[in-house]
Context: one part of a larger RNA
This record gives sequence, C1' cells and structure tokens, in this order.
RNA sequence: GGCGUACGGGGGAUGUCUUGGCGUCAGUCGGCUUAAGGGCGUGGAAGGCUGCGAUAAGUCUGGGGAAGUUGUCAAACGAACGUUGAUCCCAGAAUACCCGAGCAGACGCAGUGAACUGAAACAUCUAAGUAACUGUAGGAAAAGAAAGAAAACUCGAUUGCCUCAGUAGCGGCGAGCGAAAUGGUAACAGCCUAAACCGUCAAGCUUCGGCUUGGCGGGGUCGUGGGGCUGAUCAUUGUGGAGUUACAAAUCUGCCUGUUAGAAGAAUUCGUUGGAAAGCGAAACCAUAGAGGGUGACAGUCCCGUAAUCGAAAAUAGUGCAGACUCCCGAUCAGUACCCGAGUAGGGCCGGUCACGUGAAACCCGGUCUGAAUCUGCGGGGACCAUCCCGCAAGGCUAAAUACGUACUGACGACCGAUAGUGAAUUAAGUAGCGCGAGCGAAAGAUGAAAAGAACCCCCGCUAGGGGAGUUAAAAGAACCUGAAACCGUAUGCCU
Repeated sequence: GGCGUACGGGGGAUGUCUUGGCGUCAGUCGGCUUAAGGGCGUGGAAGGCUGCGAUAAGUCUGGGGAAGUUGUCAAACGAACGUUGAUCCCAGAAUACCCGAGCAGACGCAGUGAACUGAAACAUCUAAGUAACUGUAGGAAAAGAAAGAAAACUCGAUUGCCUCAGUAGCGGCGAGCGAAAUGGUAACAGCCUAAACCGUCAAGCUUCGGCUUGGCGGGGUCGUGGGGCUGAUCAUUGUGGAGUUACAAAUCUGCCUGUUAGAAGAAUUCGUUGGAAAGCGAAACCAUAGAGGGUGACAGUCCCGUAAUCGAAAAUAGUGCAGACUCCCGAUCAGUACCCGAGUAGGGCCGGUCACGUGAAACCCGGUCUGAAUCUGCGGGGACCAUCCCGCAAGGCUAAAUACGUACUGACGACCGAUAGUGAAUUAAGUAGCGCGAGCGAAAGAUGAAAAGAACCCCCGCUAGGGGAGUUAAAAGAACCUGAAACCGUAUGCCU
C1' cells in the first nucleotide's frame, strides 16, 4: 500500500408520515367606492405575522354560546377581566391617521393583428383571425321574433348540446381546412316604433283659403299582406285580462323557501400482553348514526363528529306565493288606392367575410363611382333566365337554456407526498438575495405519548465537547424518527 472483517465518524438517500399543494364536480355569488394596493402607527412587552386605526389585537347595539379569558411565533412574568354571562362566533352601527382615482382572475363583444411552425425546401396555403396589444360591458355578454330555412301532408325568433359528419364541399385538389338543413334534447315569450290619417302647440311663408317644418297627443305595426280614410252592420265594463326581465311605471305589506351564528344527537364492560389498548380473548349494546378525524398501537358504543331532526332579534336573496297598487278593453263587410323605414336596395371597380383560396360564386359586410320601386311592389331559393315556392330589408327592445371562476361553501380523486406537489407545507415567501430598472427569485418539514428538554458530580482552556447520575418503552438528547452511498478513520487477519 491492497483486499477483507469489526467498530466508528461523515452524509442525508430510503421508508413511514402530512400541516401544504394540484385537479374535478356541485352550489352560492358575480362586484368594490375616502377603491385596489401601500406607508406609518397601535400591545405592560424588542422583533415578525395576524387584527385594528389617534375610539387603533379594539368601541356600541342585537343575536348565539357557556367557563374560563387577555390572537400567534413563544414559554414565563406583570397587571387585569369573567355566572350582574367575559373571551369567542354571527348580523348591524361607529371610528377609520398619511399616500394612492380608479381597481379586478377568467368568461363576452369589438378594433389592430404577427411569427415560429406544417407543407418533410418554399412563395398561394397553414399556424390563425390564434398569440399579443387596445377599447368597452355585464353577471353573464352576444344573438333574437324571418326580406329565414327549405322543397314535404313543409317548418316557424334566438342560444346551447347530441347527431348529421370528418359527410357535402373547399384546397400549390398538396399540407390541410371543413359546414348546413333535417332529426333528438335543454329552455321557451314575445313586443314597441316610423309612415298614412286626426288633433294640438310653436316657428316661417301666405294670393288670408291655407301651406311648410318641428314638438306633443291619438292612430297604427302586418305577409293566408297589413294599416289609414269613407260608408254599412254588430258588440260593449266584469266573478274580465295583464303587470315591474322586454311589452307603461312607482312603492309597500304579509307568508314561504334559502343564506349569514348555532342546538341537540344512540350504544361497553371484564380479562390479558404491553410504557400505553383502540390489539387479542370473552360476554354485551346502538344503528335513518359501521363518513371522517383524534385519543400513549388498529375504537360504531372514550372525545369531536356522523344519520335523521330542530333554529334567527338583525341583515340579505328569490325570474317564489298572495294582497295592496297600476295599466288595458272591439270586430266584420264593401269601397277607395293614401301609407308600409332612400343616398337605401341594386349595379360597376376594389377588398373582406362566409367551411367556400375568384371560382359558374350566390348570400352578407366595407371603400369608391353610381343609383330604383311602394303591393299590378320588393327580396330570396348558390352564376343567370322562366315557372313555382318562401319571405317583407334599409328603426328599436327582449328573460331562460349557454360561457367563466378572482372569491366563498361542500363533496370527491387508479392526483403529489418535501429534488415531488404551487415559486412558496415553517421560523419574515413573492421573503432572503440579485438587478439602475422593467424584473428575476431561492434554500429550509418530522425529539418524544408527554419536556418527563437531562437535578447533582467529574474531566476541561471553565467555552465547546465528553464521562457518570437521572428521565424515558427506548436516549430517540434538541446539529434530535429511520439513517443508504460517496468520503475519512481506529483495530485486526491475509498478501506484498
């Protein structure tokens, strides 16, 4: 020096655990208003967290609750409070220093709008109207009562899901993109205007007859076309209809059902092993409760709970009910040809959007140039024409079914278990630290059932550390469960 054995040091893997995360589902709620977010204060007590605001870990009122309490890291001390009901929990009120006017996760609508990538290169195309940025709103938004879809015995606002269907189609017919109707289902709800006509007010014009424009009131709202006006015929208010989400709008009361504290809640003992019983053995009991958690090992019957049941002074929700209250009340026939949304529809050129890349390319939207008709009318049925069928644009409102989850509550998981799971399981995590800044961004869990956290003695440099003693089931001894490997030793065997 090597190999091996034994015993250590070192280190913190592994196992077990879980305070923390992750996800799904359901419900609630969907806003806040000296905001969000900070600064500084505030305790008997130095610091951090939490709470609060010069009334400062709190003040007042109402309700709940019942024996202790003065939040926490973090024990002790001090000084106090409490059955005349404190601390604590819920609702409401007050206070609310200084900075800071908008803040906010996703979902919606709209505007602007990429590239990587794919096409095995790349340019049309794709990625994708995505990401990103911006504007703006609501609890949802948007859409919405057919100028629709269709082609049968047609349907009858919108929205979502299943299907249709990876079909019809589009496509350097490459890569890829990709419907709709029908059918089933969820939810259902329909309305108001413009105009004709009548009245009224104002202004302007006037040949004084009136005309024009505007405001207001009545009227009227449709596609088997509807309405106006004129005439005719019939009818009428009562046990009527409707209503605050559109259709007109304001408020109140009661009840019911929830939410925001809670209440009560069955049933077991003995023996035995053990440090400890919930284990084992024996004999019982409850169960609309044998979900779960805790307790010195594994507990239906020890504790908290669980099932079934009950509960609100106050606040709050209800697109629940009822009552006050409020609003409304005609139709047919004949004639007439007055009205039925104009720089609109349509057209040319150029773009965009439609699953649809210019194509035979309709429909829809925009820029530019043009530019109709009023029911004997107009639009559509995928170039276009005819026939036939469907509808009535150029004004507006509209709940529900749908989307999302910052947040709260509950349940669950062939989700993680401390290099995982959030960046963050605790002791000051968006912390320490880094950066001029925008910003980047960690590490770090476990003594024990209980501190019973090692009195006292000894070595010593009087510190660290160690040896006794003692505690404990065990030192598991705080650098604390288990304690792998690397690495470093001590002793010893063999070899050299």
This is a predicted structure of a 496-nucleotide part of an RNA (large-subunit ribosomal RNA, domain I) from a Planctomycetaceae bacterium. Model confidence (mean pLDDT): 80 of 100. NCBI's taxonomy places the organism under Bacteria, Pseudomonadati, Planctomycetota, Planctomycetales, Planctomycetaceae.